The RNA shown here (c-di-AMP riboswitch aptamer (ydaO/yuaA leader)) has 145 nucleotides and comes from an Actinomycetota bacterium.
It was read from a public genome assembly, where an Rfam model found it.
Taxonomically the source falls in Actinomycetota (Bacteria, Bacillati).
It matches the Rfam family "c-di-AMP riboswitch aptamer (ydaO/yuaA leader)". From the family's description: This family represents a conserved RNA structure found upstream of the ydaO and yuaA genes in Bacillus subtilis and related genes in other bacteria.
RNA sequence: UAACCGAGAACGCCGAAUCCCGUUCACUCAGUGACCGGGAUCGGGGGAACCAAGUUUCUGGGGCGAACCCACUGAACCAAGUGGGGGCGCGGCUCCUAAAGCGCCAGCCCGACAGCUAACCCCGUAGGCCGACAAAGGAGUUCGG
Repeated sequence: UAACCGAGAACGCCGAAUCCCGUUCACUCAGUGACCGGGAUCGGGGGAACCAAGUUUCUGGGGCGAACCCACUGAACCAAGUGGGGGCGCGGCUCCUAAAGCGCCAGCCCGACAGCUAACCCCGUAGGCCGACAAAGGAGUUCGG
């Protein structure tokens, strides 16, 4: 280096939401924690030309997010319910494929206003959860022989 065999140690899940440095303060004072500041990472928005749109502005419009569409019932608005279509998440290294099972389809923001969009500018880097612990094929990766 190649091939073959065996295994997946570090519990985790949704989400962009993790890591590093510094000042001050506190403590159980090698250090740990809190506030603030800075940086990296990841995520999002605004914003030319060209292209798109040739309009559709109270039937306001737009953004984050999987969280949408249609039909029926229902008090003929709404809420709610049912069915159909569609979307999202989960199974113990990662990805892809098809299928099975379980769960979700919320919430919030801008404030009259935004298509795409290089340069440039701005914002976030939270919060929540406790079972989801089953397999198959393919590709890769780590460890051991």